Predicted 3D model of a 123-nucleotide RNA (SAM riboswitch aptamer (S box leader)) from an uncultured Caldilineaceae bacterium. Of the family's consensus pairs, 97% are formed in the model. Its mean pLDDT, the model's own confidence on a scale to 100, is 76. Its Rfam family is "SAM riboswitch aptamer (S box leader)". Its family is annotated with regulation of gene expression in the Gene Ontology.

RNA sequence: UUCUUAUCGAGAGAGGUGGAGGGGCCGGCCCGAUGAAGCCUCGGCAACCGGCGCUGACGAGUUAAGCUCGCCCAGCGCGGCAGGUGCCAAUUCCGGCGGUGUGGAUGCACCGGCAGAUGAGAU
Numbered sequence: 001u002u003c004u005u006a007u008c009g010a011g012a013g014a015g016g017u018g019g020a021g022g023g024g025c026c027g028g029c030c031c032g033a034u035g036a037a038g039c040c041u042c043g044g045c046a047a048c049c050g051g052c053g054c055u056g057a058c059g060a061g062u063u064a065a066g067c068u069c070g071c072c073c074a075g076c077g078c079g080g081c082a083g084g085u086g087c088c089a090a091u092u093c094c095g096g097c098g099g100u101g102u103g104g105a106u107g108c109a110c111c112g113g114c115a116g117a118u119g120a121g122a123u
Stems, first nucleotide, its partner, number of pairs: 002122007013042005021031003025096004043088003047085003050081001052079002054075003058070005092115001097112006
């Protein structure tokens, strides 16, 4: 870089530096000189991975039922940890494409998709 897959209505900010942008793109709407992005420090969150425990399955030992132990596997089980990645305005801020419903509709609601973000795996 590309591909696959899971999740995205929950959660969690102060200080320093910096000096005009930021919320991916477009439209809207927001945030921002009462200080944006970026960077640093400290703090926090707990989505995925990981570790631990539990349950199941499996195997072994022993046994009357049962009990004990163990690698791997599974858990749209539970609990806690904070090691890895990540995150800490607004649902991914809302819409964009298609469908369904609402008497009609450019409105509204819902469903799916696209795009994006993050993790894990592969390349």